[in-house]
Molecule: transfer RNA
Organism: uncultured Cohnella sp.
């Protein structure tokens, strides 16, 4: 100096009420197990703070963690 930081994992959204997949939990479906379908649940977006009618988002500043000099 640059880059990331969002359910339990992996990642999306880059001013206008947080979402995907994979888990997890329940129903169905099988002798039963996987596998399919429905459906539930689970986040104060890493802290703080400034701007804005309105922040995950722009601005600042700490932290963390990955890369350069």
């Nucleotide at each position: 100096c640059g880059g990331u930081g969002u359910g339990g994992c992996u990642c999306a959204g880059g001013g206008g009420u947080a979402g995907a997949g994979c888990a997890a939990c329940g129903c169905a479906u099988u002798c039963g197990u996987a596998a399919u379908g429905c459906g539930u649940a689970g986040g104060u977006c890493g802290g703080g703070g400034g701007u804005u009618c309105g922040a995950a988002u722009c601005c600042c500043u700490c932290c963390a963690c990955c890369g350069g000099c």